[in-house]
RNA sequence: GUGGAUGUAGCUCAAUAGGCGGAGCAGCUGAUUGUGGAUCAGCAGGUUGAGGGUUCGAGCCCCUUCAUCCACCCCA
Numbered sequence: 001g002u003g004g005a006u007g008u009a010g011c012u013c014a015a016u017a018g019g020c021g022g023a024g025c026a027g028c029u030g031a032u033u034g035u036g037g038a039u040c041a042g043c044a045g046g047u048u049g050a051g052g053g054u055u056c057g058a059g060c061c062c063c064u065u066c067a068u069c070c071a072c073c074c075c076a
Base pairs, nucleotide, nucleotide: 001072002071003070004069005068006067007066010025011024012023013022019056027043028042029041030040031039049065050064051063052062053061
């Protein structure tokens, strides 16, 4: 350089055919326990990598771009 895959909460991952963005773990608060842990209840946490477009409506479709990974090509 060429082709492909992935990118969503702090982490790991969901989200039917485009129709209100979720779960587990972690965090915080409370209950329970002599303390911690465990358990139970609740709370908080998001520019869906970035920018633009299509649409009444985009995590999802289109274009550009960034990062990571894989394969290939070139040089050494």
Molecule: transfer RNA
Organism: Anaerolineae bacterium